[in-house]
């Protein structure tokens, strides 16, 4: 690099280097010289794995081993489904609906992150 699985609407930053980008990708929209990416140093949140307290597959705990510390995974996003209620658009009706699409809901695909196997 490739499988499976499980998690993605909470939660956590300063400081030193560095010196123009970051936010996978596409398009959007944020950040950003009041300093971007790396990078180091502390310090924090998580609690997947290991540890450890518990009768426990509950639940806690955190000094290990990753992860993470701007915006829901920053929004959308191939595809299938729903379309119950609510808005918009077209036809159709013509006792006030009823069919189609869109927003919109949901799966699902992408991306991360752990773990396990290869």
């Nucleotide at each position: 690099g490739a499988u499976u699985u499980a998690u993605a609407c909470a939660g956590a930053a300063g400081c030193g280097u560095g010196g123009a980008g970051a936010g996978a990708c596409a398009g959007g929209c944020u950040c950003u010289u009041u300093g971007a990416a790396g990078c180091g140093c502390u310090a924090g949140c998580a609690a997947c794995c290991a540890u450890c307290c518990g009768c426990a597959u509950a639940g806690g705990a955190a000094a290990g081993g990753u992860g993470c510390u701007a915006a829901u995974u920053c929004c959308u996003g191939a595809u299938c489904c729903c379309a119950a209620a609510g808005g918009g658009u077209g036809c159709c009706a013509g006792g006030u609906g009823g069919c189609a699409u869109u927003c919109g809901g949901g799966a699902g695909a992408a991306u991360a992150u752990a773990a396990a196997u290869u």
This is a predicted structure of a 118-nucleotide RNA (SAM riboswitch aptamer (S box leader)) from Roseivirga sp. Model confidence (mean pLDDT): 81 of 100. Rfam family: SAM riboswitch aptamer (S box leader). From the family's description: The SAM riboswitch is found upstream of a number of genes which code for proteins involved in methionine or cysteine biosynthesis in Gram-positive bacteria. The sequence was found by an Rfam model in a public genome assembly.